[in-house]
Predicted 3D model of a 72-nucleotide RNA (transfer RNA) from Adiantum capillus-veneris.
It is recorded under the gene name tRNA-Asn-ATT-1-1.
The coordinates come from a structure-prediction model, not an experiment, and the mean pLDDT is 82.
Taxonomically the source falls in Adiantum (Eukaryota, Euphyllophyta, Polypodiidae, Polypodiales).
Its Rfam family is "tRNA".
RNA sequence: UCCCCGGUAGCUCAACGGUAGAGCGGUCAGCUAUUAACCGAUUGGUCGUAGGUUUGAAUCCUAUCCGGGGAA
Numbered sequence: 001u002c003c004c005c006g007g008u009a010g011c012u013c014a015a016c017g018g019u020a021g022a023g024c025g026g027u028c029a030g031c032u033a034u035u036a037a038c039c040g041a042u043u044g045g046u047c048g049u050a051g052g053u054u055u056g057a058a059u060c061c062u063a064u065c066c067g068g069g070g071a072a
Base pairs, nucleotide, nucleotide: 001071002070003069004068005067006066007065010024011023012022013021018055025043026042027041028040030038048064049063050062051061052060
């Protein structure tokens, strides 16, 4: 220098161009003599950043930043 993969909730990860979700975690409540476990509710997000396309973008296009791998 070039190529590939990845970046989404506090963490691990999903998501046909059409309301951004799950598990774990946090909080509250139930159950129990109590804790743990279990059950219920709730809490959660500038989808790395900046533009573009589109009626509509996490998703498509361009540039760029960060991490990992490969080629020379």